This is a predicted structure of a 350-nucleotide part of an RNA (small-subunit ribosomal RNA, central domain) from an uncultured bacterium.
The prediction has a mean pLDDT of 86.

Context: one part of a larger RNA
RNA sequence: CUGGGCGUAAAGCGCACGCAGGCGGUCAGAUAAGUCUGAUGUGAAACCUUCUGGCUUAACCAGAAGACGUCGUUGGAUACUGUUUGACUUGAGGCGAUGAGAGGAAUGCGGAAUCCCCGGUGUAAUGGUGGAAUAUGUAGAUAUCGGGGGGAACAUCUGAGGCGAAAGCGGCAUUCUGGCAUUAGCCUGACGCUCAUGUGCGAAAGCGUGGGGAGCAAACGGGAUUAGAUACCCCGGUAGUCCACGCUGUAAACGAUGAAUACUAGGCGUAGGUGGAGUUAAACCCAUCUGUGCCGAAGCCAACGCAUUAAGUAUUCCGCCUGGGAAGUACGGCCGCAAGGCUAAAACUC
Numbered sequence: 001c002u003g004g005g006c007g008u009a010a011a012g013c014g015c016a017c018g019c020a021g022g023c024g025g026u027c028a029g030a031u032a033a034g035u036c037u038g039a040u041g042u043g044a045a046a047c048c049u050u051c052u053g054g055c056u057u058a059a060c061c062a063g064a065a066g067a068c069g070u071c072g073u074u075g076g077a078u079a080c081u082g083u084u085u086g087a088c089u090u091g092a093g094g095c096g097a098u099g100a101g102a103g104g105a106a107u108g109c110g111g112a113a114u115c116c117c118c119g120g121u122g123u124a125a126u127g128g129u130g131g132a133a134u135a136u137g138u139a140g141a142u143a144u145c146g147g148g149g150g151g152a153a154c155a156u157c158u159g160a161g162g163c164g165a166a167a168g169c170g171g172c173a174u175u176c177u178g179g180c181a182u183u184a185g186c187c188u189g190a191c192g193c194u195c196a197u198g199u200g201c202g203a204a205a206g207c208g209u210g211g212g213g214a215g216c217a218a219a220c221g222g223g224a225u226u227a228g229a230u231a232c233c234c235c236g237g238u239a240g241u242c243c244a245c246g247c248u249g250u251a252a253a254c255g256a257u258g259a260a261u262a263c264u265a266g267g268c269g270u271a272g273g274u275g276g277a278g279u280u281a282a283a284c285c286c287a288u289c290u291g292u293g294c295c296g297a298a299g300c301c302a303a304c305g306c307a308u309u310a311a312g313u314a315u316u317c318c319g320c321c322u323g324g325g326a327a328g329u330a331c332g333g334c335c336g337c338a339a340g341g342c343u344a345a346a347a348c349u350c
Stems, first nucleotide, its partner, number of pairs: 003322004007304002012318001014201004021194003025088007033081002035077007042069001048066007091191001092188004096183004103177007110154001115149007125136002162169002206247006215241002220236004258317006266295011299306002323350003332343004
């Protein structure tokens, strides 16, 4: 390389959009590029295969035939692919109505709790632990009542629940805004799928500038524990956590499972619709679509397990793997303010 693979053994890019490229629904006509086929030209010799012959045989040599090609020219075939013309509606999209939702952005508002400040009451403890101590407190703490301030997060509702491409999203109201489901027809008429390069989004931590700072809390200080204790426990506490703008671009970014389409027993939940039946109105019930879970058949799997949300049966496209270590490192390049990120070896060794 061919091949074989990628849930857990090596292997699915964190997620999306999307140019080129690859692939692409149904019917009919044309064409004949791919495809199939006839003829013809050419395909040097040697080599190769078969047959025959020559050296005593073999190797070796000679002769004949065959074979040798993404080949040229020309004639034909038209199922499939391509190209082209016309048509279709089931894929895709649009219009109408209805519906659910922590989807996104901005602004405003609310109550509980912690902390701080002011004032009242009140007196000797409080706090903390396995037990203590550091710590706070007679300059009046803790406790309790009233008033004020400020920041962050939104208990109950909350659900195997919902929404989002993923990251993620949860108090209330308003404004702006994206997507989704259902339903009855109508419209466009293959407009589709995937996607190297590219572009955008991307938790936490971290970085830059300016704000903010209640609680929590790396670092740090102290008290304990201990043989030691650069920890676990306790008292403090700064970055940070919050906001605005910009950067970083990584995670066990996980379903460790790429996207799309079709097909292949069922059963039980749950969320959102629609139709039917039922009811005073509901609920239970039946059918169906979409999502999300559990169990399970065939099948698959090394096993575990997966099983209409497939890891089953198939097709298309992309990404990735090829013994362990050295190493996701060095060097180089690109990106970044830096931290570092992306790409990515070898010697050597087992």

Rfam family: Bacterial small subunit ribosomal RNA. Rfam links the family to the GO terms ribosome and structural constituent of ribosome.